[in-house]
RNA sequence: AGAGCAGGACGAAUGACCGCUGCUUUGCUUAUGUGCAAAGGGGAGGAAAGUCCGGGCUCCUCAGGACAGAGUGCUGGGUAACACCCAGUCCCGGUGACGGGAAGGAAAGUGCCACAGAAAGGAAACCGCCACUGCGGUAUCUCUGAUGCCGGGAGUGGUAAGGGUGAAAGGGUGAGGUAAGAGCUCACCAGUCCCAUCGGUGACGGUGGGAGCUUGGCAAACCCCACUUGGAGCAAGACCAAAUAGGGGAAUGUUUGAGGGUUGUCCGCCCGAGUUCCCGGGUAGGUCGCUUGAACUCACUGGCAACAUCGAGUCCAGAUGAAUGGUCAUUGUCCCCUGCCCGCCCCAAGCGGUAUGGGGAACACAAAACCCGGCUUAUGGCCUGCUCUAACA
RNA sequence: GGGCGAUUAGCUCAGUUGGAUAGAGCGCUGGUCUCCGGAACCAGAGGCCGUGGGUUCAAGUCCCACAUCGCCUACCA
Numbered sequence: 001a002g003a004g005c006a007g008g009a010c011g012a013a014u015g016a017c018c019g020c021u022g023c024u025u026u027g028c029u030u031a032u033g034u035g036c037a038a039a040g041g042g043g044a045g046g047a048a049a050g051u052c053c054g055g056g057c058u059c060c061u062c063a064g065g066a067c068a069g070a071g072u073g074c075u076g077g078g079u080a081a082c083a084c085c086c087a088g089u090c091c092c093g094g095u096g097a098c099g100g101g102a103a104g105g106a107a108a109g110u111g112c113c114a115c116a117g118a119a120a121g122g123a124a125a126c127c128g129c130c131a132c133u134g135c136g137g138u139a140u141c142u143c144u145g146a147u148g149c150c151g152g153g154a155g156u157g158g159u160a161a162g163g164g165u166g167a168a169a170g171g172g173u174g175a176g177g178u179a180a181g182a183g184c185u186c187a188c189c190a191g192u193c194c195c196a197u198c199g200g201u202g203a204c205g206g207u208g209g210g211a212g213c214u215u216g217g218c219a220a221a222c223c224c225c226a227c228u229u230g231g232a233g234c235a236a237g238a239c240c241a242a243a244u245a246g247g248g249g250a251a252u253g254u255u256u257g258a259g260g261g262u263u264g265u266c267c268g269c270c271c272g273a274g275u276u277c278c279c280g281g282g283u284a285g286g287u288c289g290c291u292u293g294a295a296c297u298c299a300c301u302g303g304c305a306a307c308a309u310c311g312a313g314u315c316c317a318g319a320u321g322a323a324u325g326g327u328c329a330u331u332g333u334c335c336c337c338u339g340c341c342c343g344c345c346c347c348a349a350g351c352g353g354u355a356u357g358g359g360g361a362a363c364a365c366a367a368a369a370c371c372c373g374g375c376u377u378a379u380g381g382c383c384u385g386c387u388c389u390a391a392c393a
Numbered sequence: 394g395g396g397c398g399a400u401u402a403g404c405u406c407a408g409u410u411g412g413a414u415a416g417a418g419c420g421c422u423g424g425u426c427u428c429c430g431g432a433a434c435c436a437g438a439g440g441c442c443g444u445g446g447g448u449u450c451a452a453g454u455c456c457c458a459c460a461u462c463g464c465c466u467a468c469c470a
Base pairs, nucleotide, nucleotide: 001389002388003387004386005385006384007383008382010380012331013330014329015328016327017326018325020043021042023040024039025038026037027036028035045365049376050375052374053373054372055371056370057233058232059231060230064267065266066265067264069229070228071227072226073225074088075087076086077085078084089103090101091100092099093098104224105223109222110221111218112217113216126163127162128159129158130157131156132155133154135152136150137149138148139147140146141145171189172188173187174186175185176184190214191213192211193210194209195208196207197206198205199204237288238287239286240285247279248278249277250276251275252274259271260270261269281469282468283467295314296313297312298311301308302307332363333361334360335359336358337357338355339354340353341352342350394466395465396464397463398462399461400460403419404418405417406416412450421437422436423435424434425433443459444458445457446456447455
């Protein structure tokens, strides 16, 4: 210098004027913190987003049983909980910094493995190789036959070395062995399983011995195993006010029981005189829930870390068609033009640098809606550490 | 705010248990016929299966994330 990896913090600033919305205090007012005014102080985010997980909170008979359904799936820890986080194990990718992994079981069972190929699962014989039996040719002889050789063709059997197919063909190399071959046998190597031992809480790893054990892949196919799981959601839910035609029709039902009890089916339990559909009507206002909370900041201690204990301090948005804004000035940032500079010299380029110049953009992604913990996605420039390559010292 | 669903040719839709060169109708283009057009007949073009990853030998199909579009949802009687 180029290319890359990991992490961190920030998310334009200041001032003036004019607004919007809560809170506190004071004054006046009022049946009432009802209303008005003044002053003080607060007022979007790292993702407020997607709504993908997990909780708090609230209600439903606190939710009983069976089946189904859904989810999770290496180990240990953290946590209110998790599919999150931390630390590790193994596997995969990368030269490396480092990154990724829905990572239990295929020797419980079922299923699938297209095309090609002989054969796709505890397999098979197309070519090839080998043996035997006929047939044919030829040579010799002891000549109506025997033996040897050749190989055109046929049949029976053996074979998994070689060829060929495929994503995948049931370990690899060498030697022995054999009619030819083959873990058929042996040596070495790779793997699996079993046993012992050592290290580790554990996943697992190291060492030694044994068994020829080498019986594919897919479970993000069904499934099996282990664990978890009641449902709905602040439009939950509680209260007040207002309003009305507590209307009409159809179906079904009234202890011979419809229907309901917040995912399915059955049982159990509870409520039970209405329920469902269509037509028509009315109100769409207020209060609580609502922001003090697994909260935030700082420091100490424990821990590799995630995090936890203890101490001190702080109060930091609560809107409801929905506040958190607008204008101006200065500065910052970015873009364009212009000037200057750019490793030994000259010339050029530059999606290089710079400015005391001029002009412009109005500033990346994006706006709380009950509240938290995560994940994912969107996004601007900045800083720190590390790796690889090349050159120089 | 909350709860759901869909995405395949220009339009409307199929696509089963993963094994394709992804189909159908309408539309479009060219030809035959006709004086011209329509209809009819014949032939043809047109697809990154919304986007990006993963599982698998193999993905329109299975899994994950994202994007776009659409639907439902107050109370009283």
This is a predicted complex of two RNAs, RNase P RNA and transfer RNA, with 470 nucleotides together. The prediction has a mean pLDDT of 76. It holds a member of the Rfam family "Bacterial RNase P class A".